[in-house]
RNA sequence: CAAGCAAAUCGCCUUAUCGCUUCUGUUAAAAGCAGGGGAGGAAAGUCCGAACACCAAAGUGCAACAUAGUGGCUAACGGCCACCGGUUGUGAGGCCAGGAACAGUGCAACAGAAAGUAUGUACAGGUUAUGCUGUAGUGAAAUCGGGUAAACUCUAUGUGGUGCAAUGUCAUGUAAACCAACGUUUGAGCGCUGCACGUGCGAUGUUGGAGGGUAGACAGCUGGAAUGUGCUGGCAACAGUAUAUCAAGAUAAAUGAUAAGGAUCCCGAGUUCUCGGGAUACAGAAUUCGGCUUAUAGAUUUGCUUGUAUA
Numbered sequence: 001c002a003a004g005c006a007a008a009u010c011g012c013c014u015u016a017u018c019g020c021u022u023c024u025g026u027u028a029a030a031a032g033c034a035g036g037g038g039a040g041g042a043a044a045g046u047c048c049g050a051a052c053a054c055c056a057a058a059g060u061g062c063a064a065c066a067u068a069g070u071g072g073c074u075a076a077c078g079g080c081c082a083c084c085g086g087u088u089g090u091g092a093g094g095c096c097a098g099g100a101a102c103a104g105u106g107c108a109a110c111a112g113a114a115a116g117u118a119u120g121u122a123c124a125g126g127u128u129a130u131g132c133u134g135u136a137g138u139g140a141a142a143u144c145g146g147g148u149a150a151a152c153u154c155u156a157u158g159u160g161g162u163g164c165a166a167u168g169u170c171a172u173g174u175a176a177a178c179c180a181a182c183g184u185u186u187g188a189g190c191g192c193u194g195c196a197c198g199u200g201c202g203a204u205g206u207u208g209g210a211g212g213g214u215a216g217a218c219a220g221c222u223g224g225a226a227u228g229u230g231c232u233g234g235c236a237a238c239a240g241u242a243u244a245u246c247a248a249g250a251u252a253a254a255u256g257a258u259a260a261g262g263a264u265c266c267c268g269a270g271u272u273c274u275c276g277g278g279a280u281a282c283a284g285a286a287u288u289c290g291g292c293u294u295a296u297a298g299a300u301u302u303g304c305u306u307g308u309a310u311a
Base pairs, nucleotide, nucleotide: 001307002306003305004304005303006302007301008300009299010298012262013261014260015259016258017257018256020038021037022036023035024034025033026032040282044293045292047291048290049289050288051287052163053162054161055160064159065158066157067156068155069083070082071081072080073079084098085096086095087094088093099154100153104152105151106148107147121136122135123134124133125132167219168218169217170216178209179208180207181206182205189201190200191199192198226245227244228243229242230241231240232239233238263280264279265278266277267276268275269274270273
C1' cells in the first nucleotide's frame, strides 16, 4: 500500500423567528409572563426472560410447546462469557439444528445375487440334510449391537392464564330513577335564564338512606436489578466500591415549521481552490427493565490477518 477479520463509537451542527407539550415560580385562580425539561440505537418486531397487577388455587396426571457438550455470570432467561468437540476459511476468524441409534417404529441414491424377518451369486470345502464354512466380487456398511433423531420416538429440565386498554380512587349525566318515613287537590312542587308578576304542567313533594360506575378526572407514571467516571477482583461475561447526575411522561396523543450560515459526500465547470447543483440514512416513546432479531446514507477509532514492496 492492497484485500480482509473482530470489536467499539458517532449518526449532521449553530443561530434567529413562530409554534406544541410538561414542570417550577409569580397569581385567590385562570390567562399572561419568566425560567427549566422534551425520542432512539434501534423507541421497531413483540421473539425470549423478569418486575408489577388482577383472575385464580395453578396439587397430580395426560397432551402441547421450549431447551439440550462442560463450567461460570445473572433478579431471571431459550441471553451472555470461558473452555472442550465438530465443521469451514491460507489466515485473523465464522458457524453448530453438540443428550440417546443394544426400548420400539420408519427411511436410505448408485453399485451389488442380497441392505437389515435373505426367493443366498461364483469357486472350493464339509454334512444324513441345510448358506454349514472359507474365499472372490459390490459397497461407507454384507445375519451384522452399520447410518439417520433440522424422522417419529425416548430421556432430563422447564412452562397456570391475562396484560397498564392490568388495577385502584372520585364521579357529571341517565335521574322528577330506587328504598324508608312524613305530606298531598284547602295546590306542595316543577318548567319558562336569578328574583317578582304572569303563565303552563300538576302530586312529580319534603326529609333521610343505600347503590352500581358510562363520560370525565386522578393514581398506577417514571429515581431505577438506573446512568457516567475512577479504582479493586476476575481470562471474560460480570461483581464490589467511591463519587457525580436526575435525563419525555403525552392520551388521539407534544417533541415541529421557516430562514440564514456551516460541516461531510457526490456531480459538473473552470482549474488547484473557487463557483454552481444535488444528497445527508433507518426510523417516531405510550407501565418499566434485561436480552435476541431485523432496518440503517455516511463517518471515526482500536486490535489483528493475508499478500506485495523497501529497509